[in-house]
Source information:
Transfer RNA from Candidatus Iainarchaeum sp., 73 nucleotides, folded computationally. The coordinates come from a structure-prediction model, not an experiment, and the mean pLDDT is 82. Taxonomically the source falls in Candidatus Iainarchaeum (Archaea, Nanobdellati, Candidatus Iainarchaeia, Candidatus Iainarchaeaceae).
RNA sequence: GGGUCCGUGGUCUAGCGGUUAUGACGCCACCCUUACAAGGUGGAGGCCGUGAGUCCGAAUCUCACCGGGCCCA
Numbered sequence: 001g002g003g004u005c006c007g008u009g010g011u012c013u014a015g016c017g018g019u020u021a022u023g024a025c026g027c028c029a030c031c032c033u034u035a036c037a038a039g040g041u042g043g044a045g046g047c048c049g050u051g052a053g054u055c056c057g058a059a060u061c062u063c064a065c066c067g068g069g070c071c072c073a
Base pairs, nucleotide, nucleotide: 001072002071003070004069005068006067007066010025011024012023018056027043028042029041030040031039049065050064051063052062053061
């Protein structure tokens, strides 16, 4: 340099154009316990890498850029 795949809460992950985005772990509060762990209930935390475009409507489709993985040179 060319090709290809990926980027979503602190971490991992679901989502395949249509109710302001799912779950797990972690975190906080309460319950339970003599206490801790485990368990139960509730809660905070992300506008989806950035910027444009298409569309009535975009995390989802298109383009550019940024970052990362793999292959080729």
Rfam family: tRNA. The family's RNA type in Rfam is transfer RNA. Its family is annotated with triplet codon-amino acid adaptor activity in the Gene Ontology.